Record summary:
A computed fold for a 75-nucleotide RNA from Firmicutes bacterium UBA5473, annotated as c-di-GMP-I riboswitch aptamer. Its mean pLDDT, the model's own confidence on a scale to 100, is 83.
RNA sequence: ACAAGUAAAAGGCAAACCAUUCGCAAGGGUGGGACGCAAAGCCACGGGACUUUCAAAGUUAGCCGGGCUGCCAGG
Numbered sequence: 001a002c003a004a005g006u007a008a009a010a011g012g013c014a015a016a017c018c019a020u021u022c023g024c025a026a027g028g029g030u031g032g033g034a035c036g037c038a039a040a041g042c043c044a045c046g047g048g049a050c051u052u053u054c055a056a057a058g059u060u061a062g063c064c065g066g067g068c069u070g071c072c073a074g075g
Stems, first nucleotide, its partner, number of pairs: 002075001005072001012037002017032006035062001041068003045065003048060005
C1' cells in the first nucleotide's frame, strides 16, 4: 500500500424489556439490561419506512445506498 474479517486476543457499541425524563406523535436523553453488531462511529445527500396540528415540518444512521473517519489481529 492492497484486498479483507476465517481463527484467537485486547478493547468498544447495545435490540427487546424495565425505571425515569423530554416530545402532540414518530421518537430522543439518562440508568439498568444484552438480541445482536467489524463501523450498530459520525453525516438526513438519494431511496424506503414512520409521525403530526394536514402541510411542509419532523423521526429513523440497529432499513438500504452514498460520504467522512477509525480500533485490533491475520494475509